[in-house]
Context: one part of a larger RNA
Molecule: small-subunit ribosomal RNA, 3' major domain
Organism: Tepidanaerobacter acetatoxydans
C1' cells in the first nucleotide's frame, strides 16, 4: 500500500421488509451422484456443475463394449510399377470384405495429367495424457463505478497527492473547495429496437365517400390502417420553490412521451492456476499389424437409492359437451401444402396455390354464450398396463412419435427449509422457430389476459467510498 475484523460513519441492491406466485410432499420427464454392467465413452463441481457442452443417442451420431476384419492404412504429399475405376450378376458372410464372371475411361501443348489398384518407405492417425507448458473462447465479481497514467509538489524509503473534502447524482454525473495541473481506459452519448407525428411510395397491404359481390370480390381511391425510408420531437428547454449567486433536487405547465421514457446490444484494470487439449489451433509426453482404421449387434436408455431443474395435478375463480371472437412473430421448393372424398381418430387419398405483405403451416388458447356435474378421491386426477390402429425411417425387440377403446395409481395444497418477481412485470393462456427422415413437459422468441405491495433500511446476503485496529501479506 493491500486484505481481514461477530470496529465506526456514509450509501446501493428484489439483499430484507410488505406483497404475489412457486420449490420442498405426489405421478411423470429431464439432468446429476451413487450402485449395476462387457459397456453404461468423455466433459461440467458453492454462488459461477447438475433441460449444462447436447439446437434433439433406434443404425449412423459414438468417442464406450463384444465380436469379425485392416496395417503406407477411411484421410495429405513423394517415389516406383500397372490399368480405367465404379457398377451390375452369383457364391460366402452379420456386416465389412473376399473370390467369379460381365461391362469398361477423360483431358493433353503427346512430356504428361485426372482417375483407380499394387509396392516401398519416408510418414499419415489418435475424441490417448497434461487447461498447472499454451493461443482462442467463455464463466464470475459487475453494467458494481472503480482503474490507472504524465508532470509537478511532499517524504531517506516503500508510497503519498491528484482519486480527499462540502454538496450532488444511477455514475471517479456534475458543482464547489484543495500543491497540485492535465489526460488516458470505464460512466454517459453515439447504435437497434419500442411508444407520437410529417413527408416520400401504394402492390402482395387498407377501403372513407360512390357502384358491384357469398366474401375487399371487383371497378375505382392511397384519406385511413399497414408496410419501410427519410425527418421531427425531450434539451431540466419554460415557470415557481430550496439551494451556496453553484451542481443539482422537489412541484407544475405544454406535450404521445419528463427528467437515463422502456428494452436490448455494448462488460474498465483486474480476481478465481475458474472452465474448454472433445469446436478449432497447439508445446511437450505417449501408441505405431495400434491407443490408428472398417464393420455388425449391444451400450450412451441399466435401478434398491439420494438430490438439482422442470410439467401434470390434488379441482367448482374447477372439470365435460355446444356455440362463437380477437393476437404477434416466425417458417416452406429434396419444402409448405388447401379445398373435396375416406376414416371414431391419429392418418390415408388428392393435389390447387406459393420461392410468398398474394399461397400454405393455421383451427390461436384462456375469453364470452348456454346446457350439465354439486364437494365425492368424485364426470377431479391421469400415472400404469392390456387389446386394436396410424406415420417416419433399410430397420421402432432392447429403444421413437401419434390415435381410439379399455385400465384408472398415487395425490385432498406439502416438515425443516429455500427460490422468482416492482409493471404490461408476476401470475396465467396459448402461438411459433432452431436442431430434426422420425421424436420437445427443454430452449429460443411472439402475442392474449392481466394483479398485489414497498412504512422504511434495525437485522440476513453481496457491493461502493472514508476511517480506526491488527501477531496477516
Nucleotide at each position: 500500500u493491500g486484505a481481514c475484523g461477530g470496529g465506526g460513519g456514509c450509501c446501493c441492491g428484489c439483499a430484507c421488509a410488505a406483497g404475489c406466485g412457486g420449490u420442498g410432499g405426489a405421478g411423470c420427464a429431464u439432468g446429476u451422484g451413487g450402485u449395476u454392467u462387457a459397456a453404461u465413452u468423455c466433459g461440467a463441481a458453492g454462488c459461477a456443475a447438475c433441460g449444462c457442452g447436447a439446437a434433439g443417442a433406434a443404425c449412423c451420431u459414438u468417442a464406450c463394449c463384444a465380436g469379425g476384419g485392416c496395417u503406407u492404412g477411411a484421410c495429405a504429399u513423394c517415389c516406383c510399377c500397372g490399368g480405367a475405376c465404379a457398377g451390375c450378376u452369383g457364391u460366402g458372410g452379420a456386416a465389412a470384405c473376399a473370390c467369379a464372371g460381365u461391362c469398361u475411361c477423360c483431358c493433353u501443348u503427346c512430356g504428361g495429367g485426372g482417375c483407380c489398384g499394387g509396392g516401398u518407405g519416408a510418414c499419415a492417425g489418435g475424441u490417448g495424457g497434461u487447461g498447472c507448458a499454451u493461443g482462442g473462447u467463455u464463466g464470475u465479481c459487475g453494467u458494481c463505478a472503480g482503474c490507472u497514467c504524465g508532470u509537478g509538489u511532499c517524504g531517506u524509503g516503500a508510497g503519498a497527492u491528484g482519486u480527499u473534502g462540502g454538496g450532488u447524482u444511477a455514475a471517479g454525473u456534475c458543482c464547489c473547495g484543495c500543491a497540485a495541473c492535465g489526460a488516458g481506459c470505464g460512466c454517459a452519448a453515439c447504435c437497434c429496437u419500442u411508444g407520437u407525428c410529417a413527408u416520400u411510395a401504394g402492390u402482395u397491404g387498407c377501403c372513407a365517400u360512390c357502384a358491384u359481390u357469398a366474401a375487399g370480390u371487383u371497378g375505382g381511391g392511397c384519406a385511413c390502417u399497414c408496410u419501410a425510408a427519410u425527418g421531427a420531437g425531450a434539451c431540466u428547454g419554460c415557470c415557481g420553490g430550496u439551494g451556496a449567486c453553484a451542481a443539482a433536487c422537489c412541484g407544475g405547465a405544454g406535450g404521445a412521451a419528463g427528467g437515463u421514457g422502456g428494452g436490448g446490444a455494448u462488460g474498465a484494470c483486474g480476481u478465481c492456476a475458474a472452465a474448454u487439449c472433445a469446436u478449432c489451433a497447439u508445446g511437450c509426453c505417449c501408441c505405431u499389424u495400434a491407443u490408428g482404421c472398417c464393420c455388425u449387434g449391444g451400450g450412451c436408455u441399466a435401478c434398491a437409492c439420494a438430490c438439482g431443474u422442470g410439467c401434470u395435478a390434488c379441482a367448482a375463480u374447477g372439470g365435460g359437451u355446444g356455440g362463437u371472437a380477437c393476437a404477434g412473430a416466425g417458417g416452406g421448393c429434396a419444402g409448405c401444402g388447401a379445398a373435396g372424398c375416406c376414416g371414431c381418430g391419429a392418418g390415408g387419398u388428392g393435389g390447387a396455390g406459393c420461392g410468398a405483405a398474394u399461397c400454405c403451416c393455421a383451427g390461436a388458447a384462456a375469453g364470452c354464450c348456454a346446457c350439465u356435474c354439486u364437494c365425492a378421491g368424485u364426470u377431479c386426477g391421469g400415472a400404469u398396463u392390456g387389446c386394436a390402429g396410424g406415420c417416419u425411417g433399410c430397420a421402432a425387440c432392447u429403444c421413437g412419435c401419434c390415435u381410439g377403446c379399455a385400465u384408472g395409481a398415487a395425490g385432498u395444497c406439502g416438515g425443516a427449509a429455500u427460490c422468482g418477481c416492482u409493471a404490461g412485470u408476476a401470475a396465467u393462456c396459448g402461438c411459433a422457430g432452431g436442431u430434426c427422415a422420425g421424436c420437445a413437459u427443454a430452449c429460443u422468441g411472439c402475442g392474449g389476459u392481466g394483479a398485489a405491495u414497498a412504512c422504511g433500511u434495525u437485522c440476513c446476503c453481496g457491493g461502493g467510498c472514508c476511517u480506526u485496529g491488527u501477531a496477516c501479506a